Predicted 3D model of a 1398-nucleotide RNA (small-subunit ribosomal RNA) from an uncultured prokaryote. The RNAcentral record of the sequence draws on ENA and Greengenes.
[in-house]
RNA sequence: UGCAAGUCGAGCGAAGUGCUUAUGAUGAAUUCUUCGGAAUGAUUCACAAUCCACUUAGCGGCGGAUGGGUGAGUAACGCGUGAGGAACCUGCCUAGUACAAGGGGAUAGCCUCGGGAAACCGGGAUUAAUACCCUAUGACACUUAAGAUCCGCAUGGAUUUUAAGUCAAAGCGCUUUAGCGGUAUUAGAUGGCCUCGCGUCCCAUUAGCUAGUUGGUAAGGUAAAAGCUUACCAAGGCGACGAUGGGUAGCCGGCUUGAGAGAGUGAACGGCCACACUGGAACUGAGACACGGUCCAGACUCCUACGGGAGGCAGCAGUGGGGAAUAUUGGGCAAUGGGGGCAACCCUGACCCAGCAACGCCGCGUGAAGGAAGAAGGCCUUCGGGUUGUAAACUUCUUUGACAGGGGAAGAAUACAUUGACGGUACCCUGAGAACAAGCUCCGGCUAACUACGUGCCAGCAGCCGCGGUAAUACGUAGGGAGCAAGCGUUAUCCGGAAUUACUGGGUGUAAAGGGCGCGCAGGCGGGCGUACAAGUCAGGUGUGAAAUGCAGGGGCUCAACCCUUGAGGUGCACUUGAAACUGUAUGUCUUGAGUGAUGGAGAGGCAGACGGAAUUCCCGGUGUAGCGGUGAAAUGCGUAGAUAUCGGGAGGAACACCAGUGGCGAAGGCGGCUUUCUGGACUGUAACUGACGCUGAGGCGCGAAAGCCAGGGUAGCGAACGGGAUUAGAUACCCCGGUAGUCCUGGCCGUAAACGAUGGAUACUAGGUGUGGGAGGUAUCGACCCCUUCCGUGCCGCAGCCAACGCACUAAGUAUCCCGCCUGGGGAGUACGGCCGCAAGGCUGAAACUCAAAGGAAUUGACGGGGGGCCGCACAAGCGGUGGAGCAUGUGGUUUAAUUCGAUGCAACGCGAAGAACCUUACCAGGGUUUGAAUAGUAAAGGAAUGGUGCAGAAAUGUAUCAGUUUUCGGACCUUUAUAUAGGUGCUGCAUGGCUGUCGUCAGCUCGUGCCGUGAGGUGUUGGGUUAAGUCCCGCAACGAGCGCAACCCCUAUCCUUAGUUGCCAUCAGUUUGGCUGGGCACUUUAAGGAGACUGCCCACGCAAGUGGAGAGGAAGGUGGGGACGACGUCAAGUCAUCAUGGCCCUUAUGUCCUGGGCUACACACGUAAUACAAUGGAUGGUACAGCGAGCGAAGCUGCGAAGCGGAGUUAAUCAAUAAAGCCAUCCUCAGUUCGGAUUAGAGUCUGCAACUCGACUCUAUGAAGCUGGAAUCGCUAGUAAUCGUAGAUCAGCGUGCUACGGUGAAUACGUUCCCGGGCCUUGCACACACCGCCCGUCACACCACGAAAGUUCGCAACACCCGAAGCCGGUGGCCUAACCGCAAGGAGGGAGCCGU
Repeated sequence: UGCAAGUCGAGCGAAGUGCUUAUGAUGAAUUCUUCGGAAUGAUUCACAAUCCACUUAGCGGCGGAUGGGUGAGUAACGCGUGAGGAACCUGCCUAGUACAAGGGGAUAGCCUCGGGAAACCGGGAUUAAUACCCUAUGACACUUAAGAUCCGCAUGGAUUUUAAGUCAAAGCGCUUUAGCGGUAUUAGAUGGCCUCGCGUCCCAUUAGCUAGUUGGUAAGGUAAAAGCUUACCAAGGCGACGAUGGGUAGCCGGCUUGAGAGAGUGAACGGCCACACUGGAACUGAGACACGGUCCAGACUCCUACGGGAGGCAGCAGUGGGGAAUAUUGGGCAAUGGGGGCAACCCUGACCCAGCAACGCCGCGUGAAGGAAGAAGGCCUUCGGGUUGUAAACUUCUUUGACAGGGGAAGAAUACAUUGACGGUACCCUGAGAACAAGCUCCGGCUAACUACGUGCCAGCAGCCGCGGUAAUACGUAGGGAGCAAGCGUUAUCCGGAAUUACUGGGUGUAAAGGGCGCGCAGGCGGGCGUACAAGUCAGGUGUGAAAUGCAGGGGCUCAACCCUUGAGGUGCACUUGAAACUGUAUGUCUUGAGUGAUGGAGAGGCAGACGGAAUUCCCGGUGUAGCGGUGAAAUGCGUAGAUAUCGGGAGGAACACCAGUGGCGAAGGCGGCUUUCUGGACUGUAACUGACGCUGAGGCGCGAAAGCCAGGGUAGCGAACGGGAUUAGAUACCCCGGUAGUCCUGGCCGUAAACGAUGGAUACUAGGUGUGGGAGGUAUCGACCCCUUCCGUGCCGCAGCCAACGCACUAAGUAUCCCGCCUGGGGAGUACGGCCGCAAGGCUGAAACUCAAAGGAAUUGACGGGGGGCCGCACAAGCGGUGGAGCAUGUGGUUUAAUUCGAUGCAACGCGAAGAACCUUACCAGGGUUUGAAUAGUAAAGGAAUGGUGCAGAAAUGUAUCAGUUUUCGGACCUUUAUAUAGGUGCUGCAUGGCUGUCGUCAGCUCGUGCCGUGAGGUGUUGGGUUAAGUCCCGCAACGAGCGCAACCCCUAUCCUUAGUUGCCAUCAGUUUGGCUGGGCACUUUAAGGAGACUGCCCACGCAAGUGGAGAGGAAGGUGGGGACGACGUCAAGUCAUCAUGGCCCUUAUGUCCUGGGCUACACACGUAAUACAAUGGAUGGUACAGCGAGCGAAGCUGCGAAGCGGAGUUAAUCAAUAAAGCCAUCCUCAGUUCGGAUUAGAGUCUGCAACUCGACUCUAUGAAGCUGGAAUCGCUAGUAAUCGUAGAUCAGCGUGCUACGGUGAAUACGUUCCCGGGCCUUGCACACACCGCCCGUCACACCACGAAAGUUCGCAACACCCGAAGCCGGUGGCCUAACCGCAAGGAGGGAGCCGU
């Protein structure tokens, strides 16, 4: 903005238009003409009447209360279901009966005048009706009165008789015939109204609500019952079976889900309700308090001449806004249905269709068959191949949809004819060509599907667990794969899984959960035998449970979705007829549950009173003297003013030793000297009595340890707070000295505890064994002394059973029934707010926001413990010698530097890698070169011998020049150049690795098979009693065996034997230069091969044995003889990518490689490890004696003070090199910074080497620091050991105080296992498992988040009281206005506006 409610002229008057008939005017054109004109007459105009048709504003009728929309309100008789109305209404429709007579006055329209911008309004004149009014008639209608019959749960109802009263009407149409209407009334149908039973969300941190409230009487009111309204009277009514209040919400059929029970939901379709801009109100009408009607108020929008007016899409479209998001301003009344009309017909955004959206459901297609050179390309690769993949290409077919052409409906009713929006749509035929038609998500597990690259706790992913820190199947991309498919994925919501609110169908000892305990109202449940009833219950029948949906059968669109039809069902409600077992109700009866009486004994049961002794403290007195007291040790404190100690006397308060006991009593809390009054309960046995009187118990009431509070007493001891002393880093604690409240009593509060058996009460049933307390009985006896039985209580062990396990187990946590309390992840929090209680402290009730992915129980294995038991180790102790102090050497840290290369970092790095950095090494730094490379291996091509020397430049590498050289049969060898693959890296990652190594630890452990136990983790074995160095062995044992470790087997060494003697040896014999030198000999020593030997074998003691002790015998050796090698399962992400190897990454004219020089050797300092000392057990000098290992060196002689040089014998080794030193014998030094000590420095040298400046070792001369035995602390060692003394070797040109070996001399001590450290075993606790270097709590600081509180401020909802108050209904009304009726008239009856009241 358009449309969605109009229609009827067959109710009425009127206006208008057209047409018919008639008249007048006009006069094109044609014909005739005597040319004057005449005739016909198209067209146009005017006018009156008539006929017909049509249109319409108004009066009038019916309809605008249906249809259509929405869900704001409503927790309600609103809805659902079932009843009732004897308390009601109902237009149009159907059926019936009876009527419709006679009159009257107005009014709109129209006309006219006026006001207003408009909307519209006012005055006057006139007119009609199926509009309005009066009279008549009128009952089977209504009212009143009086009866009768029948009936009902009450009031009462139905039928009927008599009398009186009241009330009706309209016409239209018509060939005057049909037809349509009107009035009264009865009945029906339909629609509505009212009432009731039952059902219908959350909050009790809403517990009391209610004055028209509940009822009655009277009146009013309504269609109708009723406090619906009013007056009066009474004081009721509702509520724990949830009133009232607050929050939320339209209800249902149904829909979604679920095995069901349920839970959630109320779009579409259907029923009901409510609403129509917001609030209020009535009018009209059969029906409304009315979506497209009226009035008022308000907000908003629009028009305006500013005076006033208009409007209501939660109708259909459409617009704006809001939003994550939701369509066309379409066609048609052809069908179905509705309104009006006699009808034709008109209206109908109801409806039928079309359009838009994959929004949902359903169906279909995007091709089918063949096709291996397994094409190309992509991706991966172990480089062989694999995969994409018959997939494609290619061959042969097909044509659903889309496209083009041709035909072409049903839906349409009916005498015929007419009528299709959809629509040229569905459908049919023909044509062409595989042609035009596939995406989305995912691929770590749940969960179907895996690789590569990129990234590197970044970027990102994520439903949960969790991925990502350089090898990511988890991120991103690609290839491949999986799933669904015109869809796929995400998000939101609901149900399910969830037995995770458990009715079906859970729990409560320790996981969340038993009320602290009792009494007890309501409620729930309740013993035996009868009888009755029939509420529950069960069965049959009747009504209802709308249709649609869902289910089943059948049918129609090609199938399906969809539609049609039939059936079953609808667990419910109501009525009715029965049954009587069970529950219930009533009644009768019984005794076993419960109780009563009389008997007996037991008891720290309770309240009150009297009394008692021991002890502590205080006071008085005596004796007595210097301490007492207290502690781990002390001190504060007390004491010469006389304490403590001790004796005597006294005061006062509190508590009651022994008995005393998993003993007793009590509901629990709790109760303990003795005694008395009062008093509760339980138990036992028993004849009698009552006769189910019982159990539990929400609320309620009472009791209720300790602490605490109030008032008044009391106060000996003890003792929060507090004071002091100690301890300690501190010590607001533990310990000590004091000490106030309090503890005690009386009265009153509080009401909580790990108030625990962490186990509510009652009843019944279900193996035993053994204690103990109180009774009874039996038997027996001198005796209840034992023994047996039984009841009640209280413990332990234990079967079945139960339990997650631990455990419980007649005192249940077993099997069952009844009742109550309580629980529903952790934290927030037993907190906040509210309420109740309290004097207070606080208690009871008791959340949420937010946050986490856990919190928790029981048990298991470890690890751990300033837990326990037991054992071992130079672990402590007992000893000896050191380190830490000094200077020096060396390594490390740190610092410095161009670089001071790198690694090792508690033990288990630090004289470590390094068994040897001047160059080299060398990895570092500076500079100079080089680029297929310095070296290795391959191919191809070209050229050249290769190679060597010299000069020049240069720090050298190298460059350059030049000379010599000059070949082989060839494949070739060598060199240079080029090309191609590649070399190279001490670059990174030891947290990607192999290998090797360290460490716990040479500690005695670590496991397996089978069996057994346990739901399981796991246990047993492997624990226990002994023993051992040992999980070594023995015994026992639900274990029996076995493996890796231990031990042994191997090597060295200690004794002996055999064999063999050169380079070794020399007892005997001989020689001798006196040297095993020689002959000679292998006896001895020795060498190096093989054997023997030691096994607790023998003895004593102990012991079951294993074995231990003794030491006897023998023996070289005695209990593993000594030493070595040898290192279980594993731990430390231990160490090493720089020995080597190696994945990945990185560099490639450099992070490779070559060279020179420098550096690794720096030096304020700190640490580790050694060597040397500080001295007399020594130093110096002289003389003199004795090894072993080992391997290649170098003797004599000469020179030099010496390092060393010259020299070159000898040996390649039991032959030579080659002297051991401490020791021993002498001399000097005599306790001092020295004849100790040797650093440092100066000078001079030797040696190695291309080269000793940075930076070697050694020698000589001179110098002669520190240092006089080392703080805290700390290391090694148990016998040929410590300590001390020298010797050799590897590496190596040279260089060591280091390292590795070798021998010489050669001790002390071990009571013992309390303690420190480490380790093994058993056990215990655990909130630890990265395992105590664990875990974890709180404050504070900073930032952020959430919630609470907060002086106040502001708004909303609800309630109460009061104020103002529109329209309207009702009532009243002086005055005013007024057609119908009465009256001759005046006037009246009636009505109206206005005003007033609620």